Predicted 3D model of a 345-nucleotide part of an RNA (small-subunit ribosomal RNA, central domain) from uncultured Prevotella sp.
[in-house]
Context: one part of a larger RNA
RNA sequence: UUGGGUUUAAAGGGAGCGUAGGCCGGGGAUUAGGUGUGUUGUGAAAUGUAGGCGCCCAACGUCUGACGUGCAGCGCAUACUGGUUCCCUUGAGUGCGCGCAACGCCGGCGGAAUUCGUCGUGUAGCGGUGAAAUGCUUAGAUAUGACGAAGAACCCCGAUUGCGAAGGCAGCCGGCGGGAGCGCAACUGACGCUGAAGCUCGAAGGUGCGGGUAUCGAACAGGAUUAGAUACCCUGGUAGUCCGCACGGUAAACGAUGGAUGCCCGCUGUCGGCGCCUUGCGCCGGCGGCCAAGCGAAAGCGUUAAGCAUCCCACCUGGGGAGUACGCCGGCAACGGUGAAACUC
Numbered sequence: 001u002u003g004g005g006u007u008u009a010a011a012g013g014g015a016g017c018g019u020a021g022g023c024c025g026g027g028g029a030u031u032a033g034g035u036g037u038g039u040u041g042u043g044a045a046a047u048g049u050a051g052g053c054g055c056c057c058a059a060c061g062u063c064u065g066a067c068g069u070g071c072a073g074c075g076c077a078u079a080c081u082g083g084u085u086c087c088c089u090u091g092a093g094u095g096c097g098c099g100c101a102a103c104g105c106c107g108g109c110g111g112a113a114u115u116c117g118u119c120g121u122g123u124a125g126c127g128g129u130g131a132a133a134u135g136c137u138u139a140g141a142u143a144u145g146a147c148g149a150a151g152a153a154c155c156c157c158g159a160u161u162g163c164g165a166a167g168g169c170a171g172c173c174g175g176c177g178g179g180a181g182c183g184c185a186a187c188u189g190a191c192g193c194u195g196a197a198g199c200u201c202g203a204a205g206g207u208g209c210g211g212g213u214a215u216c217g218a219a220c221a222g223g224a225u226u227a228g229a230u231a232c233c234c235u236g237g238u239a240g241u242c243c244g245c246a247c248g249g250u251a252a253a254c255g256a257u258g259g260a261u262g263c264c265c266g267c268u269g270u271c272g273g274c275g276c277c278u279u280g281c282g283c284c285g286g287c288g289g290c291c292a293a294g295c296g297a298a299a300g301c302g303u304u305a306a307g308c309a310u311c312c313c314a315c316c317u318g319g320g321g322a323g324u325a326c327g328c329c330g331g332c333a334a335c336g337g338u339g340a341a342a343c344u345c
Base pairs, nucleotide, nucleotide: 003317004316005315006314007299008298012313014201015200016199017198021194022193023192025088026087027086028085029084030083031082033081034080035077036076037075038074039073040072041071042070049065050064051063052062053061054060091191092188093187094186095184096183097182098181100179103177104176105175106174107173108172109171110154114150115149116148117147118146119145120144121143125136126135162169163168206247207246208245209244210243211242216240220236221235222234223233258312259311260310261309262308263307266290267289268288269287270286271285272284273283274282275281276280294301295300318345319344320343327338328337329336330335
């Protein structure tokens, strides 16, 4: 390389949109590029191959034939594929109606808790731990009542629940925006699938500028523990945690399972919608559990496939060295992307 693979052995890109490209539903007509077929030309020699001949044989040599799977011209065929054209509706989309959801953005509002402040009550402790100490406290703490301030997060409901492409999303109300589902079949008529590049989104932490800072809390300080204790425990505490704008672009970004389409036994729960023969039964779409066949090394998967198939993308090819070095690209930086080799087992 061919091939074989990618849940857990190496391997699915973090996710979406989408360019080129690849692939693509049913019927008719036409064309004949691909395809098939016939024929013509060409396909040097040597080599190889079949047969003959020459050295006693063979090796070797020589002659003739076939072959040379290729390319081109001309003709024919038209199933498949491609081009052109006409039509179709089941794929795809639109419309109308109905309800649905922690989907996004912006604004407003609410109560509980926490901390702080002021005032009152009250007096000697509080706090913390395995036990303590640091710490706070007669300048009146802790506890308790009232009032006030601030910031952050939203108890119960709450669930194998719901929504979102993923990251993710949860108090209540409003505005703006997006989405899928179901029902009707009115409209378009293959308008589709995938997608290298590219663009956009992307938890936490981090970065720049500005604001905010109640809680918690890297770093740091102190107290303990210990042989030591640059930790685990305790008392404090800066960045951060929050908001705005911008950057960064990673993750066990996980279902460790790319996307799309079709096909293939059932049972059961639940969410949304619909129809009725409305204690329930059935249909469509989602989220779960258990299993037949089948698959799998097994664990297990099993109509939400890891089954049976097709299309497209991404990725793997022994361990270490190493996601390192070098180069390039990106970034304010941190660092990210791409990504080896020597050597070694």

Its Rfam family is "Bacterial small subunit ribosomal RNA".